[in-house]
RNA sequence: GCAUUAGUAGCUUAACAUAAGAGCGCCGGCCUUGUAAGCCGGAGGCUGAGGGUUAAAAUCCCUCCUCAUGCU
Numbered sequence: 001g002c003a004u005u006a007g008u009a010g011c012u013u014a015a016c017a018u019a020a021g022a023g024c025g026c027c028g029g030c031c032u033u034g035u036a037a038g039c040c041g042g043a044g045g046c047u048g049a050g051g052g053u054u055a056a057a058a059u060c061c062c063u064c065c066u067c068a069u070g071c072u
Stems, first nucleotide, its partner, number of pairs: 001071004006066002010024004018055001026042005048064005
C1' cells in the first nucleotide's frame, strides 16, 4: 500500500429498513440479627465520525478514524 472483518449501555453482546433488547455490573426495595444468595423494580444507548439514498437507516452506498487478520 491492497483486501477482509469488527465498532451498539460501564463490560460482553442481540436486533429482515417500520426504529434498539438481553446477560453481568450499578442504584433502590423485599427477605435476613447482619452479609452473601434469592425475588421485585429502576437508571444508563443522539448504534465510532461525517455525508448520501429512502416516506422511513444500527441495517443500504461513499469517505474518514480505530482494532484485528491476511497478502505484498
This is a predicted structure of a 72-nucleotide RNA (transfer RNA) from Strongylura anastomella.
Taxonomically the source falls in Strongylura (Eukaryota, Opisthokonta, Ctenosquamata, Belonoidei).
The sequence is in RNAcentral, with records from ENA.
Rfam family: tRNA. Rfam describes the family as follows. Transfer RNA (tRNA) molecules are approximately 80 nucleotides in length.
Its mean pLDDT, the model's own confidence on a scale to 100, is 81.